[in-house]
This is a predicted structure of a 108-nucleotide RNA (SAM riboswitch aptamer (S box leader)) from Halobacillus sp. A1. It matches the Rfam family "SAM riboswitch aptamer (S box leader)". Rfam links the family to the GO term regulation of gene expression. Of the family's consensus pairs, 97% are formed in the model.
RNA sequence: UUCUUAUCUCGAGAGGUGUAGGGACUGGCCCGUCGAUACCUCAGCAACCACUGUUUUUAACAGUAUGGUGCUAAAUCCAGCAAGUUUUUAAAACUUGGAAGAUAAGAA
Numbered sequence: 001u002u003c004u005u006a007u008c009u010c011g012a013g014a015g016g017u018g019u020a021g022g023g024a025c026u027g028g029c030c031c032g033u034c035g036a037u038a039c040c041u042c043a044g045c046a047a048c049c050a051c052u053g054u055u056u057u058u059a060a061c062a063g064u065a066u067g068g069u070g071c072u073a074a075a076u077c078c079a080g081c082a083a084g085u086u087u088u089u090a091a092a093a094c095u096u097g098g099a100a101g102a103u104a105a106g107a108a
Stems, first nucleotide, its partner, number of pairs: 001108008013042005021031003025080004043072003048068002050064006076100001081097007
């Protein structure tokens, strides 16, 4: 980097360094010199891997948090593509699925 599977409306912030953009992309809407984003330290959240137990044992369920990740503004911030429903001028709202993205585990 690519592929496969699973999850993505829950949860969880302080300090320091440093300076102008940042929230993946596009549009919107937000955050930011009252210092954001990023990086570091500590703390926390969660429970994917892990570990323990039970069972009807290629697995399911319950539990633990010391190990590997992850996460700690806003639903993945909202929408993007397709179908359907409603009101119907034309657009809007809602539902479902998909795409894209993020994370984990496995494989190449």